[in-house]
RNA sequence: GGGGCUGUAGUCUAGCUUGGUAUGAUACGUGCCCGGGGCGCACGUGGUCGGGGGUUCAAAUCCUCCCAGCCCCA
Numbered sequence: 001g002g003g004g005c006u007g008u009a010g011u012c013u014a015g016c017u018u019g020g021u022a023u024g025a026u027a028c029g030u031g032c033c034c035g036g037g038g039c040g041c042a043c044g045u046g047g048u049c050g051g052g053g054g055u056u057c058a059a060a061u062c063c064u065c066c067c068a069g070c071c072c073c074a
Stems, first nucleotide, its partner, number of pairs: 001073007010026003020057001027045006050066005
C1' cells in the first nucleotide's frame, strides 16, 4: 500500500439478508420468599446501535467517508 471480518446498556448478546416500538442474559434498584441467606420469584432502571454525511415518510439495517480492534496478501 491492497483486501476481508468485527464494533449494539457496566459486561456478553439477538436483530442487519427482507428498513417500520432495539432482544435476551448478567449487573444494579425495590419488593416478596426464608429461621437466616441467595445461585429463588416479581417488578423496575439503564442504549447518541463506533463517529460524520447521504437516501427515505421512516435507518442498528441501504449508500458513502472516517475511527478502533483482529486477520490475510504485498

A computed fold for a 74-nucleotide RNA from a Candidatus Woesearchaeota archaeon, annotated as transfer RNA. It was read from a public genome assembly. Rfam family: tRNA. Rfam's curators write: Transfer RNA (tRNA) molecules are approximately 80 nucleotides in length. By type it is a transfer RNA. Gene Ontology term of the family: triplet codon-amino acid adaptor activity. Lineage of the source: Archaea > Nanobdellati > Candidatus Woesearchaeota.